[in-house]
Molecule: Bacterial small signal recognition particle RNA
Organism: Phycisphaerae bacterium
């Protein structure tokens, strides 16, 4: 002298942490919606009409699940890329 690592900044991906949905279950007297016994009401009748309870299904919420699976954020974490530096530590090679 040169060329890499370690430090720097950055990016990808991973682990981990929090943290959100999704999946599963619960969940409205009445101000969801279906179907509406019973019972009303219209009509001479055929028939129609709102429609309580009940059941279905479901908002918002709550639980279960910490497993999966989609994301969000985070740094004294590992790992690949790109820069940036020659202050600082180090490996190699060359000269002297």
């Nucleotide at each position: 002298g040169u060329c890499g690592g370690g430090c720097c900044u950055u990016u990808g991906c991973g682990a981990c942490g929090c943290u959100g949905g999704a999946c599963c279950g619960u969940g409205a007297a009445u101000c969801u919606g279906g179907u509406c016994a019973g019972a009303u009401c219209c009509g001479g009748a055929a028939g129609g009409a709102a429609g309580c309870a009940g059941c279905c299904a479901u908002a918002a919420g709550c639980g279960a699940c910490c497993a999966u699976c989609c994301g969000g954020c985070g740094g004294g974490c590992g790992u690949g890329g790109a820069g940036a530096u020659c202050a600082c530590c180090u490996g190699g090679c060359c000269c002297u």